RNAcentral holds the full RNA, with entries from SILVA. This is a predicted structure of a 340-nucleotide part of an RNA (large-subunit ribosomal RNA, domain IV) from a wastewater metagenome. Its mean pLDDT, the model's own confidence on a scale to 100, is 81.
[in-house]
Context: one part of a larger RNA
RNA sequence: CUCCAAGGAACUCGGCAAAAAAGCAGCCGUAACUUCGGAAUAAGGCUUGCCCUGUCCAGCAAUGGAUUGGGGCCGCAGCUAAAGUAUCUCUGGCAACUGUUUAUCAAAAACACAGCUCCCUGCGAACUCGCAAGAGGAUGUAUAGGGGGUGACACUUGACCAAUGCCAGAAGGUCAACCAUCGCUGGUGCUAUGUCGCAAGAUGUAGUGCUGUGUGGUGUAAGCCCUGGUGAAUGUCGGCCGUAACUAUAACGGUCCUAAGGUAGCGCAAUUCCUUGUCAGGUAAGUUCUGACGCGUUGAAUAGUGUAAUGUCUGGAGAACUGUCUCGGAGGACAGCUCG
Numbered sequence: 001c002u003c004c005a006a007g008g009a010a011c012u013c014g015g016c017a018a019a020a021a022a023g024c025a026g027c028c029g030u031a032a033c034u035u036c037g038g039a040a041u042a043a044g045g046c047u048u049g050c051c052c053u054g055u056c057c058a059g060c061a062a063u064g065g066a067u068u069g070g071g072g073c074c075g076c077a078g079c080u081a082a083a084g085u086a087u088c089u090c091u092g093g094c095a096a097c098u099g100u101u102u103a104u105c106a107a108a109a110a111c112a113c114a115g116c117u118c119c120c121u122g123c124g125a126a127c128u129c130g131c132a133a134g135a136g137g138a139u140g141u142a143u144a145g146g147g148g149g150u151g152a153c154a155c156u157u158g159a160c161c162a163a164u165g166c167c168a169g170a171a172g173g174u175c176a177a178c179c180a181u182c183g184c185u186g187g188u189g190c191u192a193u194g195u196c197g198c199a200a201g202a203u204g205u206a207g208u209g210c211u212g213u214g215u216g217g218u219g220u221a222a223g224c225c226c227u228g229g230u231g232a233a234u235g236u237c238g239g240c241c242g243u244a245a246c247u248a249u250a251a252c253g254g255u256c257c258u259a260a261g262g263u264a265g266c267g268c269a270a271u272u273c274c275u276u277g278u279c280a281g282g283u284a285a286g287u288u289c290u291g292a293c294g295c296g297u298u299g300a301a302u303a304g305u306g307u308a309a310u311g312u313c314u315g316g317a318g319a320a321c322u323g324u325c326u327c328g329g330a331g332g333a334c335a336g337c338u339c340g
Stems, first nucleotide, its partner, number of pairs: 001331004006326002010324001015321001025047004033038001035152001049073005054067005074078001087319007094311002099111002115150007127136003153306004158237003163234002165230005172225003179219006185212012238256005265298001266296001277293005
């Protein structure tokens, strides 16, 4: 690499690998759903060679082209070889999509994305690089540029400003260095002068210079304290007790605490420990799967819930097909070793 009785996924984490069907040719036919574009070559059927003879178009013709016409012939087989070329269906999750990524174990549900939103920026812009000059931003000017978050679209996005952050404010409190000013104190000159002394000199007072990284008071900013605001800012979103004419449950009541007590949704989930929760479906049999139920480590741009299309993504089921398997066997090519 080729082939295989009967079976046909029993294999296995998993149809991995292999096989099969179809073959962007013609004709017919094509569902749910849908953003009306798609889904879609959906699915599923039939035909396909060669010969004879018609019909139509262009052209004067030669000839070229088209063909839902008619008849016949051969074979197991007519896209007859080679090459090339979708397996399909049902149903969930995630991500809207095309794209991007760990060169050399990860291609994805991760990143990006259009869209949405918040913040900054009035131009010598904000921001970035640079010690600077300067450069980018930009030969742009808020329909612009930078930054953060979310991530098409649809319906939405609840409560809390107590803490942290940010923004605004300025009455009061606190508060640095320089500086200014007012003192204290030390060193060293000069002038005048007092006292004592015979003198040398000793000791004071007043004034006036120079000087000290000396020292204290008062005055002065932002910040913090403080007063407000702000959640698509970082974040947070309770407990106990009782109550209905079976039982159970509690619409209801009481009480404590808090800044406020989780709203709409979704829910055993990519989130559920107990748990293989319970019920229903599918199977002869289902820890997976689908639909429900809900005291749940769920929950609203760390987005919530849906969603057509798309996906070398991921879960479950089926058709077809098969050496994946029951369970092995036969043959061929090449290579290593052994033997010859």